Predicted 3D model of a 107-nucleotide RNA (TPP riboswitch aptamer (THI element)) from Lutibaculum baratangense. The prediction has a mean pLDDT of 76. It matches the Rfam family "TPP riboswitch aptamer (THI element)". From the family's description: Vitamin B(1) in its active form thiamin pyrophosphate (TPP) is an essential coenzyme that is synthesised by coupling of pyrimidine and thiazole moieties in bacteria.

[in-house]
RNA sequence: GAGAUGUCCGAGGGGUGCUCCGCGAGGAGCUGAGAUGGGACCUCGAUCCCGAACCCUUUGAACCUGAUCCGGGUCAUGCCGGCGAAGGGACGGGAACGCCUCAAAGA
Numbered sequence: 001g002a003g004a005u006g007u008c009c010g011a012g013g014g015g016u017g018c019u020c021c022g023c024g025a026g027g028a029g030c031u032g033a034g035a036u037g038g039g040a041c042c043u044c045g046a047u048c049c050c051g052a053a054c055c056c057u058u059u060g061a062a063c064c065u066g067a068u069c070c071g072g073g074u075c076a077u078g079c080c081g082g083c084g085a086a087g088g089g090a091c092g093g094g095a096a097c098g099c100c101u102c103a104a105a106g107a
Base pairs, nucleotide, nucleotide: 001102002101003100005098006097007096008093009092010091011057012056013055014054017030018029019028020027021026036051037050038049039048040047063088064087065086069082070081071080072079
């Protein structure tokens, strides 16, 4: 000096379930990184929007489809495994710092 990568900055993507108690608000519990607060609409259900935390951004299992799936397990649930070398799925970086690699110069 260059490359790659991480921190960092900005941008974007995503999910929010199950069981019990309670008239309700809400409370307690399970797994997990994460099961959240508010609002709109609504007879209910459902749907949508904004924010927070968390995770993920092509080296992509964050997340979705398949799926009202299959096997196991649980009070119950994508709780665990399969499906899965399946099909989709969201990016850039001027500067600084760190690890690694290469090159040059010097000692």